[in-house]
Molecule: Bacterial RNase P class A
Organism: Fidelibacterota bacterium
RNA sequence: UGAGCCAGUUGGAUGGUUACUCUUGGAAAACCGUUGGUAGUCCAAGAGAGGAAAGUCCGAGCACCGCAGGAUAGGGUGCCUUGUAACGCAAGGAAUCCGUAAGGAUAUGGAAAGUGCAACAGAAAAAAAACCGCCUUGGCACAUGUGCCAAGGUAAGGAUGAAAAGGUGGUGUAAGAGACCACCAGUCUUUCUGGAGACAUAAAGAGCUUGUAAACCCCACCUGGUGCAAGACCGAAUAGGUUCAGAGAUGUGAUCCGCAUCUUUUGAUGGACGGGUAGGUUGCUUGAUCUCGAUGGUAGCAUUGAGACUAGACGAAUGACCAUCUAUCCCUGAUUUCAGGGUGGACAGGACUCGGCUUACAGACUGGCUCAAAUA
Numbered sequence: 001u002g003a004g005c006c007a008g009u010u011g012g013a014u015g016g017u018u019a020c021u022c023u024u025g026g027a028a029a030a031c032c033g034u035u036g037g038u039a040g041u042c043c044a045a046g047a048g049a050g051g052a053a054a055g056u057c058c059g060a061g062c063a064c065c066g067c068a069g070g071a072u073a074g075g076g077u078g079c080c081u082u083g084u085a086a087c088g089c090a091a092g093g094a095a096u097c098c099g100u101a102a103g104g105a106u107a108u109g110g111a112a113a114g115u116g117c118a119a120c121a122g123a124a125a126a127a128a129a130a131c132c133g134c135c136u137u138g139g140c141a142c143a144u145g146u147g148c149c150a151a152g153g154u155a156a157g158g159a160u161g162a163a164a165a166g167g168u169g170g171u172g173u174a175a176g177a178g179a180c181c182a183c184c185a186g187u188c189u190u191u192c193u194g195g196a197g198a199c200a201u202a203a204a205g206a207g208c209u210u211g212u213a214a215a216c217c218c219c220a221c222c223u224g225g226u227g228c229a230a231g232a233c234c235g236a237a238u239a240g241g242u243u244c245a246g247a248g249a250u251g252u253g254a255u256c257c258g259c260a261u262c263u264u265u266u267g268a269u270g271g272a273c274g275g276g277u278a279g280g281u282u283g284c285u286u287g288a289u290c291u292c293g294a295u296g297g298u299a300g301c302a303u304u305g306a307g308a309c310u311a312g313a314c315g316a317a318u319g320a321c322c323a324u325c326u327a328u329c330c331c332u333g334a335u336u337u338c339a340g341g342g343u344g345g346a347c348a349g350g351a352c353u354c355g356g357c358u359u360a361c362a363g364a365c366u367g368g369c370u371c372a373a374a375u376a
Stems, first nucleotide, its partner, number of pairs: 001372010012325007020048008030038003050347001054358002057356005062227004074223005079093005094108001095106004109218002114216002116212003131158002133154010166184006185209002187206005193200002231282004241273005248262005289308008329342005
């Protein structure tokens, strides 16, 4: 200098005008149950989204419902150890694969319990199989090794496929074959050594050798349901309900009488009680919280010191406009730098709260590391 890998930070700035939500304080009129209080209105001050607030995929807190005990079904997880409130998350490690490397990826128990499946092609796709080829025997023909036919043997060679029954060499055989032998690759069994463990190293033995469990299945471990629209409290009007009294009530009318309508156990009317609804309050933001350190640990994290309080809405607020600057991009002129003009900011927005995961994201910045080339 070039090409890469990993980790992290940031996510426009300042000012003005005008709106919105919440909190605190105040004001006047109005209303009420009146030394006071109040929805709304006005004034002032303060506060007002994210790294993912998102998807709602996991795990919890919290709440209600359910629950003798045991077993089964169903669901989930699946190398080891550790962390954590917990997890399907994270950290450190093991194994396998990819990369020259820094590094990256992995649902990574069991295929030697059993069942199933393996498209197309191919003779054959799993207790193998004979299309070509190779070999033997018999027959026929030509005339001593060829051809044709038939019966058999054969997985060495060819051909198909993602995959063809471990590989190389030899022995052996009519030709062949783990049929046998040596070495090599893997698997399983036993043992040695190292390790906390996954596992690794080594030795001996067994001819044991296709893949698929993100197919059924087997094994081990875990596992009640519903979500703040959970739940708690207060609670009208109207219409039901229960209970008590109960013979009148309503209209006409100033009042009584009268008249009319309704009612008298199928109870008019009045009182009391209680449940539900509308609505209100709460749950609601002080929390496994955040910031800066110290100590221990490779790390996740643990212990500890100091400080901070940072939205709480529910027809669901945080907006819009203007000015200046600025990242980026574009144009023009210069051409190591620059000058002028234009554009003007990604993904996206709380809804009980946390810990994770996943997904989206313009641009800017920082640190560490690897490889190649060159120079000293």